[in-house]
Molecule: transfer RNA
Organism: Clostridiales bacterium
RNA sequence: GCACCCGUAGUUCAAUUGGAUAGAAUACAAGACUCCGGAUCUUGCGGUUGCCGGUUCGAACCUGGCCGGGUGCA
Repeated sequence: GCACCCGUAGUUCAAUUGGAUAGAAUACAAGACUCCGGAUCUUGCGGUUGCCGGUUCGAACCUGGCCGGGUGCA
């Protein structure tokens, strides 16, 4: 330099190939339980879906460019 893959909550991941309010686990906080803690149960908090545009009635999903990470070839 060329090709391909990935980027979603603090972390690890899902979202059935465009549709209804973007979810789960874990972490964190509060409560229940306990003599206290841990475990367990309940509730809560947490996201401009990497960034900027385009298409569309509608984009995490399609598309252009850029940024970051990885693999292969040279």